Large-subunit ribosomal RNA, domain VI from Candidatus Hodgkinia cicadicola, 254 nucleotides, folded computationally. It matches the Rfam family "Bacterial large subunit ribosomal RNA". RNAcentral holds the full RNA, with entries from ENA. Model confidence (mean pLDDT): 83 of 100.
[in-house]
Context: one part of a larger RNA
RNA sequence: UGGAAGAGCGUUGACGAGGCCUGUCUCUAGUACGAGAGGACCGAGAUGGACGUGCCGCUGGUGUUCCUGUUGUUCCGCCAGGAGCAUAGCAGGGUAGCUACGCAUGGAAUAGAUAACUGCUGAAAGCAUCUAAGCAGGAAGCUAGCUCGAAGACUGACGCUCUAUUUAGAGACGUGAUAGACUAUCACGUUGAUAGGUCAGAGGUGUAAGUGUGGUAACACAUUUCAGCUUACUGAUACUAACUUCUCGAAAGU
Numbered sequence: 001u002g003g004a005a006g007a008g009c010g011u012u013g014a015c016g017a018g019g020c021c022u023g024u025c026u027c028u029a030g031u032a033c034g035a036g037a038g039g040a041c042c043g044a045g046a047u048g049g050a051c052g053u054g055c056c057g058c059u060g061g062u063g064u065u066c067c068u069g070u071u072g073u074u075c076c077g078c079c080a081g082g083a084g085c086a087u088a089g090c091a092g093g094g095u096a097g098c099u100a101c102g103c104a105u106g107g108a109a110u111a112g113a114u115a116a117c118u119g120c121u122g123a124a125a126g127c128a129u130c131u132a133a134g135c136a137g138g139a140a141g142c143u144a145g146c147u148c149g150a151a152g153a154c155u156g157a158c159g160c161u162c163u164a165u166u167u168a169g170a171g172a173c174g175u176g177a178u179a180g181a182c183u184a185u186c187a188c189g190u191u192g193a194u195a196g197g198u199c200a201g202a203g204g205u206g207u208a209a210g211u212g213u214g215g216u217a218a219c220a221c222a223u224u225u226c227a228g229c230u231u232a233c234u235g236a237u238a239c240u241a242a243c244u245u246c247u248c249g250a251a252a253g254u
Stems, first nucleotide, its partner, number of pairs: 005163007015149004021049007033038001051106005059100004066093005071086006110144003117137004169248004173189005194241003197237005203230003210223005
């Protein structure tokens, strides 16, 4: 675009994809079997490896500027206190997020049709024969079962609700993240906690600055002080910005 009234939301599942692995040990049982040596089938349970999926509460990693220590040098007039540069200057830790070395979980059971194979009945061929008619069993494999996608499944499926006052609704625009290259998706736009700020907290770092005392000094100790500072986390709060608005959008049947 055609078909078709326009929309919002929720489904079914034709079809497709993924997955499909396996060890060891214990019991049954030192049983069956076997002269002994040795040593089961069947069945039940436990625990692993690799692989897949999900997650970050635990254990760790990272965490480019969250905290602290510290070297050299320049600057803030000097002291003190700070800032810049030197791989993030170096070093010790570390929130969120992302992660594995961490945690959780999966392969199945079961059903059906079968392969090799094993059979029942049974003729052709008075016998025999699993096969020719007929009937039964039989695998980690096949089809389902499990997970995911899925009506572009064109013979185009189903359900509920809304819509004639240009309406239901959608988009633009703006604030953003559980999303992200862009787009899209999702949350929100004052009838508002969407982001920032602020306040409080968690977590992190590790006891700020100042002052006093001791020491020639480097420095140490004490005190206010488990302080000070604090990114992504949690909660609260309209202080700031989401203003004002615009565009598109149905059979009024023949």